[in-house]
């Protein structure tokens, strides 16, 4: 400090997700050691048990017991000493309100600051003053007896003391009251008279003196009380209050006050959020943040509340009281059932409850506490131990040297890398662990002792024989967790195969996975490493700091305006804000500096800063606010002017439709793609003429004007709104915006009345259609129209809130002005408002804005935060309803979006090609038949190839071989190839058995080479490996196919763009072409085009043999011979064509047209050559090859038999359906090919296939071989034929071991469908098509297929709509596996949350009544009572208790409501879910925008 993740690919918007850092943590794997620290987050659930608050005998009475001595004794015991004035108890002080827990509840002055208190309290401490601490009195508990009760506990009579209780005297000062003075911040201080009230205790010591007790006054210290700011979500909580606001006058209190009561008034509070709900102790402080902020409130500190749940009060200085009281519940425990006890949210523990949180440990040595004079007691406060890696922090498993780079693992391209100085080995050290031995610090006080006094001495340790320090002692005992696809640092092998699994996010995993498991390896961290939760961060994704709204989420449909926000110029005053100084205060701890102490560190300790804050003073005056004064520039008023569908009323025309009427006049009209429904002989449609009646205003009309939007168009009048222009005075900031709030507000609908001409939801009938509830079409209601009323809403859009400033311009329009200049209201300059358009900067994710800003700054208002659920649900509110508004949430998804860019597509557009249509010739589909393929069949029917681009395709040669397929019968280092180690031997030939044959058995002969070691070959045996047409072309090379010989594909600079990317390749000519020229931000270049290359056409030339024969010459027929080499001709070198040349047209080009000349003209015909790419196209069965898989078999031999099957489809052809034929006969004319296990001639034989035969020939020589169609003549005569020739029947002939399944091939005979082919569909543009035959290649033998070959030899091409294919601009996309895309909804299932719903259960909770326990106050008190006072005394007084009876009151009843929640037959609608049903709504003009 950022990253991943939306697209084909980019920018940009925007969500989600990582990487940090924290944790009271849990959980999983592992675990050596020490130090500081830290531990119920959950059930404030419920406790068993000990222990957590007492002390004081110098405040007071009483006062043992066991033991221990002695002494008596009837042995039963007394008795007296001591134990001991000790335990226990009890009166009495003080203290028990503090310390320790916890976070229930509280949104509140409860807390956090900063201040009031003249409205107040403070026990113990400290300081000073004071006094007559004088004199009496009476009780009570313990204690003793007597009762009751099971206990807990009480009753009763009697005894007794106090620093315990009580009168009296006395009083300064207090304090009440009266009166009067000063000061005052008015319940304050202070003087001054009078009056009244009110005090006390003593103990201790021999004293001295000490500790106490009163009274007041001050100080400290703690605390009530009040105030000011601060302090959480919900506004789908919007209106709350009756003691409620205030007053008076009284009661309470330490004390103000509605705290409380009585009268009085009618007030408080609220959008700056009262009031309800909800969640929560607050805060120093923690944690994160760069800081602003966010998020927390464990530990330690400060304040609050709370103590089983509610009430209550009593005591005290202090409570409504954690370990006191009463009551009420609820729970638990004891009981003799009659009553009773009891509160761990002290410390420890138990149970439960939770993913989770420790010992019923030691001390009271330290520190602090509380009593006491003290010495001590007590203290779960605390100091320590102890348990958990729960946190931080620190040390250790060891250091050094050590290549043969050892064994082993893993990986290999077998060479070798790596674990790797790692190990062993050698040489050290010794922390921790063990053993010995020494051993603190924390301790100084107080008391004693001493000392004149500093001082000194002396006691006293839980932790603990701990730390620590020395010795010994041995590398010994001490490493693990995560992770390795990208984020992210670390990569291989083997398993697994969309399983099993991973996963934070994107994503892996369907046979080569660095993503899953496992290993090897490596990378990170390291007594810990992951994982999960949780927080802040990244996140400028809530934007103060620091964001946005035109198309990504956002401007309210428009206006008026109300609080509020904000506001021009100039001087003045004040000083609230605002700046500055000084003071207080911001508790410590923390955090940060610094110093220091523990061996460092965490941890502690001293100082410092700071504590961004409040308060209170001083000051400063420039903005800002108040205030009062002036000013015109903003607003506004007057007065003249046009401009205008600006609003409202009445009112008025014509045009058209549509309907009646009424002429003409006839048979169709209408309507559509085409068509019916429909209208029409009852007279329609068409024309006239007449009338009715609704509605809407053509032309003018615009890119035009109004108005705030919505929205306003015939003319006239009436009313009325606003803006603009000129022009003058005048007011004198009067402004801006606007939350609520009020108005206005398209169409559709709604009410209630009109009205209804057209048109026209709904609805009919016709059509279209697989269907068609639609689209078109004939009708046709409500609506449409007006009156009033109500809805309040829209793509109410510029998708652009209102306002005022500030930035170059151009041009075009409307109003009005001015200036020129006229005939002019025209040009043309200019000033203002207004509307566009194009465009400087600039902005902007890009598009695009652009003085009408989406630039630059202010002001104020609306609104946005990821996408689906949802504009849904619930609630409020608002309609008469439909419905508007405000409006969530569970779930779910990793995206959803925005502009732009390449592309593919489009039933979008332009341009242009092509046997692509057309136009033409000939064909396929109909027959037979032949060959492939589907499919069926089989034991096999091997196996690949499937739109073009499989299908007479691999097959250019399946009867065996082929052959891979089926069945059977053998072999198993193996049918070929190579290695190596042992052991034999010749190998082979021959012959017999068996047997289909491979084979197996038996038999007979029998090796070469030698350096004599062996080698060669060869047979077994074992071993390394042979072998597979088994599998994956979706793992591969190779090879072909296809778009397609289509014109295109593409770089390097440069240039534009933020970027993908574009230019260039776009434009304008032209071409067969991205072939050329011209423009041009592009220039230039490769790969294709083209043309170098073959074969063909025409000449030259070279060469004549096997080819020729013009000329000579011979010759019986023949170039037969001689001869030539001129022709043809052969085959090799040349030549020739380039738009060169002329005219024309074109831009002075490229380049078209013509034309000349030439065998050949603009590529002269043809061939070879296929660019970047596409289809995971095709081939593992040519061939090569990774990986997988078999190994007496899925290799290997062999025999037979499939691959030739047949009820059927479909491609590819062949022969025909004849007369332009067919037959018989005669007779011409080719190329290019083939041939020695081979072509084979004459001749001869057979009707013929052939057979004999063999000459010639390794070929310009000889043979195949005749070409055939043709021409020539006969015959046939339209017929299923003298056409067609399957098919079947015989009889051959040929290869071949062998023609049975299952070859061709002759002869005779036999003579089928067939009469030109439905729908559809194909190949040809010239030497093509169409026709006609001849060779070859595989091959032993076999084709109608394939490749070649030449002979005959046409037709038509208007032209480019239109069907297909393709190029190029260019548009639109929601497509990018790219239209065979995308995709919407209903309905079916499966799950999930969720709304509604008769009710059902609960939790809070108003409101109204009943009730009343304790207790406080009241009022009684005839029952009871020592103290004082009267009385001799009985007894009265005073003064109190117990009783009752009011007032208040918790808990509890009863009723009625509100709200949240649970749950419910049923029912709604959402999501989610690899292949479900329907149709096809959208995206391209989406086929109806």
């Nucleotide at each position: 400090a950022g990253a991943g993740u939306u697209u084909g690919a980019u920018c940009c918007u925007g969500g989600c997700u990582c990487a940090g850092a924290a944790c009271g943590a849990a959980c999983g794997u592992u675990g050596g050691c020490g130090g500081c620290g830290u531990g119920c987050c959950u059930a404030a659930c419920a406790c068993a048990u000990g222990c957590a608050a007492g002390u004081c005998g110098a405040g007071c009475g009483a006062g043992a017991a066991a033991g221990g001595g002695g002494g008596c004794u009837u042995c039963g015991g007394c008795c007296c000493c001591u134990g001991a004035g000790u335990a226990a108890a009890g009166c009495g002080g003080c203290g028990c309100a503090c310390g320790g827990g916890u976070g229930a509840g509280u949104a509140a002055c409860a807390c956090g600051u900063g201040g009031g208190u003249g409205a107040c309290g403070u026990a113990c401490c400290c300081u000073c003053c004071g006094g007559a601490u004088g004199g009496g009195g009476g009780a009570u508990a313990a204690c003793a007896c007597c009762u009751c009760g099971c206990a807990a506990g009480g009753g009763g009579u009697g005894c007794u003391a106090a620093u315990a209780c009580c009168g009296c005297g006395u009083a300064c000062g207090c304090c009440c009251c009266c009166g009067g003075g000063a000061c005052u911040c008015c319940g304050g201080u202070u003087c001054c008279g009078g009056g009244g009230u009110g005090a006390u205790a003593g103990g201790a010591g021999a004293a001295a003196u000490c500790c106490g007790a009163c009274g007041g006054a001050g100080g400290a210290u703690c605390g009530g009380c009040c105030c000011g700011c601060g302090u959480c979500c919900c506004a789908u909580c919007a209106g709350c209050u009756u003691g409620u606001u205030g007053g008076c006058g009284g009661g309470g209190u330490a004390a103000u006050g509605g705290c409380c009561c009585a009268c009085c008034a009618a007030g408080g509070c609220u959008a700056c959020g009262a009031c309800g709900g909800g969640u929560a102790g607050c805060u120093g402080g923690u944690c994160u943040g760069a800081g602003a902020g966010g998020a927390u409130a464990a530990c330690c500190a400060g304040c609050c509340a709370c103590a089983c749940u509610g009430g209550a009060a009593c005591u005290g200085a202090g409570a409504c009281a954690c370990g006191g009281u009463c009551c009420a519940g609820a729970c638990u425990c004891c009981u003799a059932c009659g009553g009773g006890a009891g509160g761990c949210a002290g410390c420890a523990g138990u149970g439960g409850g939770g993913a989770a949180u420790a010992u019923u440990g030691c001390g009271c040595a330290a520190u602090g506490g509380g009593c006491g004079a003290a010495a001590g007691c007590c203290u779960g406060a605390c100091g320590c131990a102890g348990c958990g890696a729960c946190g931080c922090c620190g040390c250790g498993u060891g250091g050094g040297u050590g290549a043969c780079g050892a064994a082993g693992g893993u990986c290999u391209u077998c060479g070798g890398a790596u674990c790797g100085u790692a190990a062993a080995g050698c040489c050290c050290u010794g922390u921790g662990g063990g053993g010995a031995g020494g051993g603190a610090c924390g301790a100084a006080c107080a008391a004693g002792c001493u000392g004149a006094a500093a001082g000194g001495c002396c006691c006293u340790g839980a932790c603990g024989g701990u730390a620590c320090c020395u010795c010994c002692u041995u590398a010994g005992c001490a490493a693990g967790c995560a992770c390795c696809g990208g984020c992210c640092a670390a990569c291989u092998c083997u398993g697994u195969g969309c399983c099993a699994g991973c996963a934070g996010c994107c994503g892996c995993g369907g046979u080569a996975a660095a993503a899953c498991a496992g290993a090897g390896g490596g990378u990170g961290c390291a007594a810990a490493c992951g994982u999960u939760g949780u927080u802040c961060g990244g996140a400028a994704u809530u934007a103060c700091u620091g964001g946005g709204c035109g198309u990504a989420a956002a401007g309210c449909g428009c206006g008026u305006g109300u609080a509020g926000g904000c506001g021009g110029c100039c001087a003045u005053a004040c000083a609230a804000g605002u700046c500055g100084g000084a003071u207080g205060u911001g508790a410590a701890a923390u955090c940060c500096c610094u110093c220091g102490g523990c061996u460092c560190a965490a941890c502690c300790g001293g100082g410092g800063c700071a504590c961004u804050g409040c308060a209170u003073u001083c000051g400063a005056u420039a903005c800002u606010a108040c205030a009062a004064g002036g000013c015109u520039g903003g607003a506004g008023u007057u007065c003249g002017g046009g401009a205008g569908a600006g609003g409202g009323a009445a009112g008025u025309g014509g045009a058209a439709u549509u309907c009646c009427c009424g002429g003409u006049g006839u048979a169709g009209a209408g309507g559509u793609g085409a068509a019916a429904u429909u209208c029409g002989u009852a007279g329609a449609u068409a024309u006239c003429g007449g009338g009715a009646g609704g509605a809407a205003c053509a032309c003018c009309a615009g890119u035009g004007g109004c108005g705030a939007a919505g929205g306003c168009g015939g003319c006239u009048u009436c009313c009325u709104g606003g803006a603009c222009c000129g022009a003058u005075a005048c007011u004198g900031a009067c402004g801006c915006u606007g939350a609520g709030a009020c108005g206005c507000g398209a169409a559709a609908g709604c009410g209630u009345g009109g009205g209804g001409a057209u048109c026209a939801a709904a609805c009919a009938g016709g059509a279209u259609u697989a269907g068609a509830u639609a689209c078109c079409c004939u009708g046709g209601u409500a609506g449409u129209c007006c009156a009033c009323g109500c809805u309040g809403u829209a793509a109410a859009c510029g998708a652009u809130g209102g306002g005022a400033g500030c930035u170059u311009g151009g041009u075009a329009u409307c109003g009005c002005g001015g200036g020129u200049a006229u005939u002019g209201u025209c040009c043309c300059c200019u000033g203002c408002g207004g509307u566009g358009c194009c465009g400087a900067a600039g902005c902007u994710a890009a598009c695009g804005c652009g003085u009408u800003a989406a630039g630059c700054a202010c002001c104020c208002c609306g609104c946005c935060u990821g996408g689906g659920g949802a504009g849904u649900a619930c609630g409020g509110c608002c309609g008469c309803a439909a419905g508007a508004u405000u409006g969530a949430a569970a779930c779910u998804c990793a995206a959803a979006g925005g502009a732009a860019u390449u592309g593919a597509c489009g039933g979008g557009g332009g341009c242009c090609c092509g046997c692509a249509c057309a136009a033409g010739c000939g064909g396929u589909g109909g027959a037979g038949c032949a060959u492939g393929u589907g499919g069926u069949u089989c034991a096999a029917u091997u196996c690949g190839a499937c739109g073009c681009a499989a299908c007479g395709c691999g097959a250019a040669g399946a009867a065996c071989c082929u052959u891979a397929c089926c069945u059977g019968g053998g072999c198993u280092u193996g049918a070929a190839c190579c290695g190596u180690g042992g052991c034999g031997g010749a190998c082979u030939g021959g012959g017999g058995u068996g047997g289909a044959a491979a084979c197996a058995c038996c038999u007979c002969u029998u090796c070469c080479c030698u350096u004599c070691g062996g080698g060669g070959c060869u047979g077994c045996c074992a071993u390394a490996g042979a072998g597979g047409u088994g599998c994956u072309g979706c793992a591969c090379g190779g090879c072909u196919g296809u778009c397609g010989u289509c014109a295109g594909c593409u770089c390097g600079u440069g240039u534009c763009g933020u970027g993908a990317g574009a230019u260039g390749u776009c434009g304008g000519g032209u071409u067969a072409a991205g072939u050329c020229c011209c423009u041009c931000a592009a220039c230039g270049a490769g790969c294709g085009c083209a043309a170098c290359c073959c074969c063909u056409g025409c000449c030259g030339u070279u060469a004549g043999u096997u080819g020729c024969c013009a000329u000579c010459g011979g010759g019986u027929a023949a170039g037969c011979c001689g001869g030539g080499c001129a022709c043809u001709c052969u085959a090799g070198c040349g030549g020739g064509a380039c738009u060169g040349c002329c005219g024309g047209c074109g831009u002075c080009a490229a380049g078209c047209c013509g034309g000349a000349g030439g065998a050949a003209g603009g590529u002269g015909g043809g061939g070879a050559u296929g660019a970047c790419g596409u289809c995971a196209a095709g081939u593992c069965a040519u061939c090569a090859u990774g990986g997988c898989c078999c190994u007496u078999a899925u290799g290997u031999c062999c025999a037979g038999g499939g691959c030739u099957a047949c009820a059927c489809a479909c491609g590819u052809g062949c022969u025909a359906c004849a007369a332009u034929g067919g037959u018989c006969g005669g007779u011409a004319c080719a190329a290019a090919g083939g041939g020695u296990u081979g072509c084979g001639a004459a001749c001869c034989c057979g009707c013929g296939a052939g057979g004999g035969g063999g000459a010639g020939c390794c070929a310009a020589u000889c043979c195949c071989a005749a070409a055939a169609a043709g021409c020539c003549g006969g015959c046939c005569c339209c017929a299923g034929u003298a056409c067609a020739g399957a098919u079947a029947g015989g009889a051959g002939u040929c290869u071949g071991c062998a023609a049975c399944u299952c070859g061709a091939c002759u002869c005779c005979u036999u003579g089928a469908a067939g009469g030109c082919g439905g729908a559809a569909u194909c190949g040809c543009u010239a030497g093509u098509a169409a026709u006609c035959g001849c060779u070859g290649a595989u091959c032993a033998g076999c084709u109608g297929g394939c490749a070649g070959c030449g002979g005959u030899g046409a037709a038509u091409a208007c032209g480019u709509u239109c069907c297909c294919g393709g190029g190029c601009c260019u548009u639109g996309u929601a497509c990018a596996c790219a239209c065979c895309g995308c995709c919407c909804g209903u309905c079916a299932c499966a799950c999930c949350a969720u709304g509604g719903a008769a009710g059902u259960c609960g939790g809070c909770u108003g409101c109204u009544c009943c009730a009343g326990a304790a207790g406080u106050g009241g009022c009684u008190g005839a029952g009871c009572c020592a103290a004082c006072c009267c009385g001799c005394a009985a007894g009265g007084g005073g003064g109190g208790c117990a009783g009752g009876c009011c007032c208040c009151c918790a808990a509890g009843g009863a009723g009625u409501g509100g709200u949240c929640g649970a749950u419910g037959a049923c029912u709604g609608g959402g999501g989610u879910g690899a292949a479900g049903u329907c149709g096809u709504a959208a995206c391209a003009a989406g086929g109806u925008a």

The RNA shown here (small-subunit ribosomal RNA) has 1489 nucleotides and comes from a metagenome. Its Rfam family is "Bacterial small subunit ribosomal RNA". The coordinates come from a structure-prediction model, not an experiment, and the mean pLDDT is 86. The RNAcentral record of the sequence draws on SILVA.